[in-house]
The prediction has a mean pLDDT of 82. Transfer RNA from Alphaproteobacteria bacterium PA3, 73 nucleotides, folded computationally. The organism belongs to Alphaproteobacteria, within Bacteria. Rfam family: tRNA. Rfam classes the family as a transfer RNA.
RNA sequence: GCCGGUUUAGCUCAGCAGGUAGAGCGCCCGAUUUGUAAUCGGACGGUCGCGGGUUCGAUUCCUGCAACCGGCA
Numbered sequence: 001g002c003c004g005g006u007u008u009a010g011c012u013c014a015g016c017a018g019g020u021a022g023a024g025c026g027c028c029c030g031a032u033u034u035g036u037a038a039u040c041g042g043a044c045g046g047u048c049g050c051g052g053g054u055u056c057g058a059u060u061c062c063u064g065c066a067a068c069c070g071g072c073a
Base pairs, nucleotide, nucleotide: 001072002071003070004069005068006067007066010025011024012023013022019056028042029041030040031039049065050064051063052062053061
């Protein structure tokens, strides 16, 4: 330098042939217990890496950039 992949909640990840996003773990509250753990219920938490474009509408499609991973030279 070229090619490909990944980027979504505090962490690990899903998601959708375009219609304002979920799980597990964690954190907080409550129930249960003499108490803790475990279990159960609930709440909080995300401008979907950043910018631009297409569209009535973009996490999703196109494009530039950034970070990380891999391959080739």